Small-subunit ribosomal RNA, 5' domain from an uncultured bacterium, 528 nucleotides, folded computationally. Its Rfam family is "Bacterial small subunit ribosomal RNA". The full RNA is in RNAcentral, with records from ENA and SILVA.
[in-house]
Context: one part of a larger RNA
RNA sequence: GGAUGAACGCUAGCUACAGGCUUAACACAUGCAAGUCGAGGGGCAUCACGAGGAUAGCUUGCUAUCUUUGGUGGCGACCGGCGCACGGGUGAGUAACGCGUAUCCAACCUGCCAUUUACCGGGGCACAGCCCGUCGAAAGACGGAUUAACGCCCCAUGAGGUACACGGAUGACAUCAGAAGAGUACCAAACGUGAGGGUAGAUGAUGGGGAUGCGUCUGAUUAGGAAGUUGGCGGGGUAACGGCCCACCAAUCCAUCGAUCAGUAGGGGUUCUGAGAGGAAGGUCCCCCACAUUGGAACUGAGACACGGUCCAAACUCCUACGGGAGGCAGCAGUGAGGAAUAUUGGUCAAUGGGCGCGAGCCUGAACCAGCCAAGUAGCGUGCAGGAAGACGGCCCUAUGGGUUGUAAACUGCUUUUAUACGGGGAUAAAGUGAACCACGUGUGGUUUAUUGCAGGUACCGUAUGAAUAAGGACCGGCUAAUUCCGUGCCAGCAGCCGCGGUAAUACGGAAGGUCCGGGCGUUAUCC
Numbered sequence: 001g002g003a004u005g006a007a008c009g010c011u012a013g014c015u016a017c018a019g020g021c022u023u024a025a026c027a028c029a030u031g032c033a034a035g036u037c038g039a040g041g042g043g044c045a046u047c048a049c050g051a052g053g054a055u056a057g058c059u060u061g062c063u064a065u066c067u068u069u070g071g072u073g074g075c076g077a078c079c080g081g082c083g084c085a086c087g088g089g090u091g092a093g094u095a096a097c098g099c100g101u102a103u104c105c106a107a108c109c110u111g112c113c114a115u116u117u118a119c120c121g122g123g124g125c126a127c128a129g130c131c132c133g134u135c136g137a138a139a140g141a142c143g144g145a146u147u148a149a150c151g152c153c154c155c156a157u158g159a160g161g162u163a164c165a166c167g168g169a170u171g172a173c174a175u176c177a178g179a180a181g182a183g184u185a186c187c188a189a190a191c192g193u194g195a196g197g198g199u200a201g202a203u204g205a206u207g208g209g210g211a212u213g214c215g216u217c218u219g220a221u222u223a224g225g226a227a228g229u230u231g232g233c234g235g236g237g238u239a240a241c242g243g244c245c246c247a248c249c250a251a252u253c254c255a256u257c258g259a260u261c262a263g264u265a266g267g268g269g270u271u272c273u274g275a276g277a278g279g280a281a282g283g284u285c286c287c288c289c290a291c292a293u294u295g296g297a298a299c300u301g302a303g304a305c306a307c308g309g310u311c312c313a314a315a316c317u318c319c320u321a322c323g324g325g326a327g328g329c330a331g332c333a334g335u336g337a338g339g340a341a342u343a344u345u346g347g348u349c350a351a352u353g354g355g356c357g358c359g360a361g362c363c364u365g366a367a368c369c370a371g372c373c374a375a376g377u378a379g380c381g382u383g384c385a386g387g388a389a390g391a392c393g394g395c396c397c398u399a400u401g402g403g404u405u406g407u408a409a410a411c412u413g414c415u416u417u418u419a420u421a422c423g424g425g426g427a428u429a430a431a432g433u434g435a436a437c438c439a440c441g442u443g444u445g446g447u448u449u450a451u452u453g454c455a456g457g458u459a460c461c462g463u464a465u466g467a468a469u470a471a472g473g474a475c476c477g478g479c480u481a482a483u484u485c486c487g488u489g490c491c492a493g494c495a496g497c498c499g500c501g502g503u504a505a506u507a508c509g510g511a512a513g514g515u516c517c518g519g520g521c522g523u524u525a526u527c528c
Stems, first nucleotide, its partner, number of pairs: 001528004006524005013380005019373002021338001026336003030333003035082003040079002043075002047073003050069009089291003098216008108208002113204008121155005131144005160187005166181001170177002191196001217263003224254003229251004234246003266288004270281004293314005316327004344370001346369003352366001353364004383414004393405005419465006428455001432451009472517005477498003483512005493500002
């Protein structure tokens, strides 16, 4: 000098963009953050409509009230499907195939999606809900009866797949790999409005799993370490390879090219600095990994050993009728605590994206916006021109005279960014969606019409008013740009280093003047 997720002191007009618990992976009140589908189903608690009945008023066919009815729209709870493994957070652990890079899997999986092949025949059963009852303070649990489905089960069929034993084309001609073929066994389906949907394969795409080479902090005041340890054979397990696990056999394996142990740490793209080589860092954004109060475990599923799922144990907090129960903000806000220190218990699904749905749509603290903060970067402004009697005042000097503040002010003219007031103003959506029609030809396009904007009456534009609303901080002995006077008298104090201060202090304190930077300026901390 540059830099920072900074903090502190003094000061502070506006706008845009980006940023904002670095500490206690400490504890959390409250609200929200994952639902959706009635075009799978039984139903009908609630709302609306229709229909039937009764009563009242009476204008004799209308109004009001009560009631019955799943009949219609729809729909709380329930069964079922898909999603909840994404998105969002944090960096505790991890020195590791965790990450980066390169290669490999003839050792693997892949819901939804795309292309393609074949099929969807027959029968049965239960469990929720509803109903009846019991227990409990509650959370909730239990018993009985009855019931639907794209729920579950059985039989059939098998293009096809899997397994087994054959077969053996072909290949570098072989203790290896292995195509066609044919045999045995096993394996499907769910209906529907012809909107769709389902089942079994094949291929692809996407996403994942695994293996390996190389690279990846410090310490030798850590030198030996390892017993499923190292390898083999056979099995189990897995989507798959493998001591991953097991029985048996052998005794190996790692290490001064640093094993083991200890400490520290998420890794990378990148960021800062530097002419570079290097050095340092890993906050925001993107990719990967790990974790979800602590430890362990599996279930479901295409996918989890699952942040807002389950079970067990532990600590903590809460409720309790003392018998027993409930909970998990490292999601978004917010609270306490810790700390030098870090924001609103905001708005909207309008756009982008995600889940479900044929769709309309619903959900979405993802996201987009707004709020707070000079904490950063950039832009704009605090006026411009003229004006010497070089005014008054201040300060200084060799003091009735000068110097300086200083064109600075006053004064004259001008401008209006900004400010205030009033008025105008729809880019982000010619998208999307509903309805009608048309074209091509089976989901696309076009026309008409209707409708959709949180931010926001915001940005922006115009008019009016009037210099009107807006400048400070640090420093002035040398390094280092900028000096004099007064006060103090080794005191009070200053200080990054050298050092100033003991009666003429350019170094302390004040003033005047000056220098540097400027909506900031200094100090502290850290890196180069």